The prediction has a mean pLDDT of 82. Transfer RNA from a Gemmatimonadales bacterium, 71 nucleotides, folded computationally. Lineage of the source: Bacteria > Pseudomonadati > Gemmatimonadota > Gemmatimonadia > Gemmatimonadales. Its Rfam family is "tRNA". It is annotated as a transfer RNA. From the family's description: Transfer RNA (tRNA) molecules are approximately 80 nucleotides in length. Their secondary structure includes four short double-helical elements and three loops (D, anti-codon, and T loops). Further hydrogen bonds mediate the characteristic L-shaped molecular structure. tRNAs have two regions of fundamental functional importance: the anti-codon, which is responsible for specific mRNA codon recognition, and the 3' end, to which the tRNAs corresponding amino acid is attached (by aminoacyl-tRNA synthetases). tRNAs cope with the degeneracy of the genetic code in two manners: having more than one tRNA (with a specific anti-codon) for a particular amino acid; and 'wobble' base-pairing, i.e. permitting non-standard base-pairing at the 3rd anti-codon position. Gene Ontology term of the family: triplet codon-amino acid adaptor activity.
Parts: sequence; structure tokens; C1' cells
RNA sequence: UCCCGGCUCGGCCAACGGCAGGCCGCGAGGCUCUGAACCUCGAAGUGGUGGUUCGAAUCCAUCGCCGGGAA
Repeated sequence: UCCCGGCUCGGCCAACGGCAGGCCGCGAGGCUCUGAACCUCGAAGUGGUGGUUCGAAUCCAUCGCCGGGAA
């Protein structure tokens, strides 16, 4: 330099172009003599900027970051 893949709550993973969800963790409440466990509720995310579309996490372009490959 070129090619390929990846980027989503604090972590790990989902999501036909149509309400972004699950588990763990965290917070509050319940239960309990107390705690753990268990139950209920809650906060928290689509790497950035543009484009296509009635509608984009999803499609396109570009930039950034991570990984792999070629020379």
C1' cells in the first nucleotide's frame, strides 16, 4: 500500500428495512430473624459523519478503531 472480517447497554450475545431484546452485572422493592438464593420493577446501548428510503442497528459512501491476509 492492497484485500477480507468486525464495531449494539458496564460485560457477553440477539434483532425480515417497521416498538432495539436476552443473560450476567448494577440499583430499588418483596421474601427472610439476618444474609445468600428466589420473585418483581428499574436505569443503561446501535463507533463518527453523510446518503438512499415513508421508515436504517440493518442498504450505500467515507472516516476512525480492532483483528486477519497478500506483497